[in-house]
Context: one part of a larger RNA
């Protein structure tokens, strides 16, 4: 030092994010106890007293037992009285002792307040314990049991439940108390016999394939019937659409304008939109951004906290609103107590570290002989270039550096990387459902399709009157009962038709006239509606009973048996279930997908083509470089031949005007070419007219551009056309845009193939069509999100801290002066401008670092600039004086403590001589701290369907590292310092110090009308701040003194010990320590040399001039000076003093031995110190311990002795005990010894 403690003077939260941590307090009895309340509580609330030992006291009570005796009782047993024995056991009162009586130990700190959860309780083993979860208690909704509803499972079978709507599943809310508004347009959810869509399956109208025959000369064409492909109306459920209902279901709950006799709001009117416009209650909030809202309260000072206000960015009513007593290791704030949290530290204890002995690791590591500055550099150099600085090696010790160590950066961004999760991505799927079929039959009814029999039906006008089409047709019907009548039945265009039955007893109709058409006179084959029968299928609905399905049913295997069989019974029943096939629903469950550029990413933009500039006179040529355009048009706006010339201006002319149509004249292109822009056109590409259709077919030498696909240019052959007298032009448009590979399908065409043949189905080849595949070279017919739960693989290719380059912003300063400053630019301020210079904002760049350079702000420690905040000296002044303002020169030192808040900064209090400003990786995390930011967990507001998200808020949340080199702060060893030692010094050079305030005197003076109020100089006394010290005051003080409990022990008493902490507490306390709260000191004065800035002389410049030669003042800065180090100052200094000249060897200035002188081991020790060192002693000794003595401390030892019943006093006694102080004393202990140590070039 570090870690755990003990104890600390005044002071008391002034610490800090914050009372973190400690301290306080505490058992037990007694008193006493608010608000509030859900009447339980809150309450150990708060606040106070007592508390030892003695006597009172073998008490008073009290329990049990034992004797005697009394009442009740049949008895047992129950009570009661006395007595006795045992066990407990106060109160009161009086005594005594002590700083202190729960004497030690165990053992609550208390209060208000206010947010959120009602409460107990659960939870992220190992960074979150909560406001999260759960709770009773609300509500909703599903479920009626013969497998409830849910659930798990392929299923069998199980949970649910051996329960049964007072029961169970799901979901929300979260006690209670008061309360729950308004919207059902969307979503979802229930419900709906209409109605539109709709699938398999029915049905099967119509069609191809093929083929006996036919027909044809042929090619080829028609084609029964079988047999096959296709398939149309029609029928056909759920769903969906549609229509309701439904928010304690997902969920949602406006805008503008105007208006009251100040003003300001606006009870009020208007208007627009919604499904409906947010109510009660709360409200700057766990929500409010601006915001430290704004007022009031606390406080000296309140970004925080209470109380209001309402301007709610962005509360609000069961994802419940708002209140609430009781509760919380939960958040916030306030006050009492207490404290070393702090002002501001001390000192002591115990481990450690430090030394010796034993054992004895990691990590890490390219070699290393690893210094500073400054520059340079891949941009923060030990290693590179200048300088400087350093003898060689340790050891403790700090942590700036070593872009330190550790972990292939978790942020970021990239990867057609993974994973979790979502969804109205995209495709699937399990499940549920809905039809159809199959197990799968009888029967009755009703209603339907289709056939086939039969009857029946039929009305514009004109016309006898209700013509259904064609066709045939000149007759038909009638006693087998006509015309006409009554009655009923069907239909109905209300006029009649048809049909039955009674009466009646003969005629009734037709061909003719009029209608486009003629008779139901009669036939025959059909249409339309409609009815009947039967066959056939289909739908409902009932009924049966054999399939199938249940039994908690009887019997039996069976001695056991809620199970299984078997055989009765009963119930259900073709229905369920269960298989095929088909529609629906389906984030439950699966795979995936969800572009790229991008001066990071994202979030906006943009992607293909075409015109210009960029572009550097070929051609090409980037940027999220600066401008525009395109995704067609046009049947003439093509061809071709022939003709014309625009646009503006002048001048002229009825309405006519700047522009209307005409003249004339003059116009090289300014007009116009369908669209942009360029080029390019008047001999026209531009205007017009005539005939056309080359906007053909088959082709192509040779080219130009392109990575390639491919784009474009093209004479010229061939057929046939247009136009033109011809020559000729003509394979689209004055040209550059008008756009899409392949795959995969469609239609037309073909002499191609054609799975034994022969067709056919298909396919090919031509020719065309179908892509905002616009992320335009098109991954797929088919696709979106979240990750803060995240993972892998990469990158300083790429961001966020720092560096770095920049300097747009910043910040400063100079020029320049318009103006304010009464007057006057420049006392002061200074616009519109102009030049610098800084590298502290914000950016900009992406240069080093992503196989890691930790990020505000505190706190510690500083260190530099100066653009100076005060202190020092000047100039001006719109300076009397005192205050100021504003330049200059100055960087020596200093530059306070507090209240909010992570904050930095601010703002406030109360002080200052000031309360400077910047740099240092926004100095400093291998130095702490961790409030704030920036994992996981939660809630709020808000956006998202949702997962989730927020430089939006809020509660909670793991800071590693024994230091090898550098580097700093200490100590020591070797060896140098021309012979060896001892002392004392010199100082080259470095280091520390360097503040400043109040009062007096001058002097109430100078100034000033006053008020007021100096300079210079001299003294006084403080504040910080430092350095030394302990004689005072003070803290401590580990056993130096005394009390004290509790236990255990020395046998016991008494007096002692040991534990209760590494002193049990508690009252004092010597030395010594104290960076102290005490004391004593100290910054000075003075000198040089200067700076602003005053001068002296004084030219250049007859003057002026502080200057140019020359000289004089001038400031805390600067060198002395003052203190400290200090010759390794390697230039190794000096000055005394001591030793001396041996002996062997050598080529040598060699080596070596032994001495001197002095040194050191070794020993004793220290208020010296980590070892080492350094100081004192070592017997000629007072070094150390012992002894004696004296200071000092504690406070009157034990023993005895008295007096008390006793605790206890009192004497003997300032006793007795006593550490480190001071002194005397050799009693022990420093013993005897042993080494190194000159011969001087």
């Nucleotide at each position: 030092c570090c870690u755990a403690c003990g104890u600390u003077a005044a002071g008391g939260a002034a610490c800090u994010a914050g009372g973190c941590a400690a301290a306080c307090u505490a058992g037990c009895c007694c008193c006493g106890u608010a608000a509030c309340u859900u009447c339980g509580g809150g309450a150990g609330a708060a606040g106070g007293g007592g508390u030892g030992c003695c006597c009172u006291a073998u008490u008073a009570g009290u329990g049990c037992c034992g004797c005697a005796g009394g009442u009740u009782u049949u008895a047992u047993a129950a009570u009661u009285u006395g007595c006795g024995g045992u066990a407990u056991g106060a109160a009161u009162g009086g005594g005594u002792c002590g700083c202190a009586g729960u004497g030690a130990a165990a053992u609550g700190g208390g209060u208000u307040c206010c947010g959120u959860g009602a409460c107990u309780g659960u939870u992220u083993a190992a960074c979150a314990a909560a406001a999260a979860c759960a709770c009773a208690g609300g509500g909703c909704u599903c479920u009626g049991c013969u497998g409830a509803a849910a659930u798990c499972g392929c299923a069998a079978g199980a949970u649910g439940a051996u329960g049964u709507a007072u029961a169970g599943g799901g979901c929300c809310u979260g006690a209670u108390g008061c309360c729950u508004g308004c919207c059902c347009g969307g979503u979802g959810c229930u419900g709906g016999a209409a109605g539109g869509u709709c699938a398999a399956g029915g049905u099967g109208a119509g069609g191809g394939g093929u083929c006996a025959g036919c027909c044809g000369c042929a090619a080829g064409g028609c084609g029964a019937a079988g047999c096959u492909c296709c398939g149309a109306a029609c029928u056909u459920a759920a769903g969906c659409c549609c229509c309701a209902g439904u928010a304690a279901a997902c969920g949602g709950c406006g805008g503008c304008g105007g208006u009251a006799a100040c003003u300001a709001u606006a009870a009020c009117c208007g208007u627009c939109c919604u499904a409906a416009g947010g109510u009660a209650g709360c409200g700057a909030a766990a929500u409010u951004c601006c915001u430290u809202g704004u007022c009031g309260g606390g406080u000296a000072a309140g970004u925080u906290c209470c109380g209001a206000c309402c301007u709610g960015c962005a509360c609000g009513a069961a994802u419940g609103g708002c209140a609430u007593a009781a509760c919380a290791a939960a958040g916030g704030a306030a006050c009492c107590g207490c404290u070393g949290u702090c002002u501001c530290a001390a000192c002591g204890u115990a481990g450690g570290g430090c030394u010796c002995g034993g054992c004895g690791a990691a990590a890490u590591u390219g070699u290393g002989g690893u210094g500073c500055a400054a520059g340079u550099g891949a941009a923060g150099a030990c290693g590179c270039u200048u300088g400087c600085u350093a003898c060689g090696c340790g050891c403790a010790g700090c942590a700036a550096g070593a872009c330190g160590a550790a972990a292939a950066g978790a942020c970021c961004c990239c990867g057609u990387g993974g994973a979790g999760c979502u969804u109205u991505a995209c495709u699937g799927u399990a499940u549920c459902u809905u039809g159809u079929u199959a197990u799968u039959g009888a029967a009755u009814u009703a209603c339907g399709g289709u056939u086939u029999u039969g009857a029946a039906u039929g009305c514009g006008u004109a016309g006898g009157a209700u013509a259904g089409g064609u066709g045939g047709g000149a007759g038909c019907c009638g006693g087998u009962g006509a015309u006409c009548u009554u009655c009923g039945g069907g239909u109905u265009u209300u006029g009649g038709c048809c049909c039955g039955a009674g009466g009646g007893g003969a005629g009734g109709c037709g061909u003719c006239g009029g209608u486009g058409a003629a008779a139901u006179a009669c036939c025959a084959c059909c249409c339309u509606u409609u009815u009947a029968a039967a066959a056939u299928u289909g739908u409902g609905a009932u009924u049966c009973u054999a399939a199938c399905c249940u039994c908690u049913u009887g019997c039996c295997g069976u001695a056991u048996a809620u199970c299984c069989g078997g055989c009765g019974g009963a119930g259900g029943g073709a229905c369920a279930g269960u298989g095929g096939c088909a529609g629906g629903u389906g984030g439950g469950c699966a795979g995936u997908u969800u572009g790229a550029c991008u001066g990071g990413g994202g979030c906006g933009g943009u992607c293909g083509c075409c015109u210009c500039c960029c572009a550097a006179a070929a051609g090409g040529u980037a940027a999220c470089g600066g401008a525009g355009g395109c995704g067609u048009u046009c049947a003439a706006a093509g061809g071709u031949u022939c003709c014309c010339u625009c646009a503006g201006g002048g001048c002229g002319u009825a309405u006519a005007g700047a522009a209307a149509u005409c003249g004339c004249c003059u116009g090289u292109c300014g007009a116009g070419c369908g669209c942009a822009a360029g080029g390019g056109c008047a001999g026209a590409a531009g205007g017009g007219a005539g005939c056309u259709u080359g906007a053909c077919u088959g082709u192509a030498a040779g080219g130009u551009c392109g990575a390639c696909a491919g784009a474009c240019c093209g004479a010229g052959c061939a057929g046939g056309u247009a136009c033109g007298a011809a020559a000729g032009u003509a394979g689209g448009a004055c040209c550059u845009a008008g756009u899409g590979a392949u795959c995969c399908g469609g239609u037309g065409g073909u002499u191609c193939c054609g799975a034994a043949u022969g067709g056919a189905a298909g396919g090919g080849c031509c020719a065309u069509c179908g892509c905002u595949c616009a992320a335009c070279g098109g991954a797929u017919a088919a696709a979106a999100g979240c990750u803060a739960c995240c993972c892998c693989g990469g990158g300083g290719a790429u961001a966020a801290c720092a560096g770095g380059c920049u300097a747009g912003u910043c910040g400063g300063a100079u020029c320049c002066a318009a103006g304010a400053g009464u007057c006057c630019a420049c006392a002061u301020c200074g616009a519109c401008g102009a030049u610098c210079c800084g590298g502290u904002u914000c950016g900009g760049c992406a240069c080093c670092u992503c196989g890691a350079u930790g990020u505000c702000g505190g706190c510690u420690c500083a260190u530099c600039g100066c653009a100076u905040c005060c202190u020092c000296c000047c100039g001006c002044u719109g300076a009397a004086g005192c205050a100021g303002g504003u330049g200059g020169g100055a960087a020596g030192g200093g530059u306070u403590g507090g209240a909010c808040u992570g904050u930095u900064c601010g703002u406030c209090c109360a002080u200052u001589a000031a309360a400077g400003c910047g740099g240092u990786a926004c100095g400093u995390g291998a130095g702490c701290u961790g409030g704030g930011u920036u994992c996981a967990g939660u809630a709020c507001g808000u956006c998202g369907u949702g997962a989730g998200a927020c430089a939006g808020u809020a509660c909670g949340g793991u800071c590693u590292c024994u230091a090898u080199c550098u580097g700093c702060u200490g100590u020591g060893c070797g060896c140098g310092u021309a012979g060896g030692g001892a002392a004392c010094u010199u100082g080259a050079g470095g280091g520390g110090a360097g503040c400043u305030g109040a009062c007096c005197a001058c002097a109430g003076u100078a100034c000033g009308a006053g008020a007021g109020g100096a300079c210079c100089u001299g003294g006084u006394u403080g504040g910080a701040c430092a350095a030394a010290c302990c004689u005072c005051c003070u803290g401590u003080a580990u056993a130096c003194c005394a009390g004290c409990u509790g236990u255990c022990c020395u046998g016991c008493c008494a007096a002692g010990g040991g534990c209760a902490u590494a002193a049990g507490c508690u009252g004092g306390g010597u030395a010594g320590c104290g960076g102290a709260u005490g004391u004593u000191u100290g910054g000075a004065a003075g000198g040089g040399a200067u700076a602003a800035g005053c001068g002296c002389u004084g030219a250049a410049a007859g003057c002026a001039u502080c200057u140019a030669a020359g000289u004089g003042c001038g400031a805390a800065a600067c060198c002395c000076a003052c203190c400290c180090c200090a010759a390794g100052a390697u230039a190794a200094g000096g000055u005394u003093c001591c030793c001396c000249a041996u002996c062997c060897u050598u080529u040598a200035g060699u080596g070596g031995a032994g001495u001197a002188a002095g040194g050191a081991c070794c020993c004793c020790u220290g208020u010296u110190g980590a070892c080492c060192a350094c100081a004192g002693g070592g017997u000629u000794g007072a070094u150390a311990g012992g002894g004696c003595g004296g200071a000092g401390g504690u406070g009157u030892a034990a023993g005895c002795a008295u007096g008390g019943u006793a605790a206890c006093a009192u004497g003997u006694u300032g006793a007795g005990c006593c550490a480190a102080c001071c002194g005397c004393u050799a009693c022990u202990a420093a013993u005897c010894g042993u080494c190194c140590g000159a011969g001087g070039g």